[in-house]
RNA sequence: GCGCCUGUAGUUCAACUGGAUAGAAUAUCGGUCUUCGAAACCGACGGUUGCAGGUUCGAGUCCUGCCAGGCGUG
Numbered sequence: 001g002c003g004c005c006u007g008u009a010g011u012u013c014a015a016c017u018g019g020a021u022a023g024a025a026u027a028u029c030g031g032u033c034u035u036c037g038a039a040a041c042c043g044a045c046g047g048u049u050g051c052a053g054g055u056u057c058g059a060g061u062c063c064u065g066c067c068a069g070g071c072g073u074g
Base pairs, nucleotide, nucleotide: 001073002072003071004070005069006068007067010026011025012024013023019057028044029043030042031041032040050066051065052064053063054062
């Protein structure tokens, strides 16, 4: 240089063939419980879906360019 894959909450990951308000676990905080803590249970908080455009009534999903990481190859 070329080809392929990945990028979504602080972290690890879902989200079906484009469709309804983007969810789960964990972490953090609060509550219940306990003599106190841990565990368990309940709740809350947390998102410009890497960036910028395009297509579409509608994009996390499709298309283009760029950025970052990984794998392969000359």

This is a predicted structure of a 74-nucleotide RNA (transfer RNA) from Candidatus Uabimicrobiia bacterium SRT719. It matches the Rfam family "tRNA". It is annotated as a transfer RNA.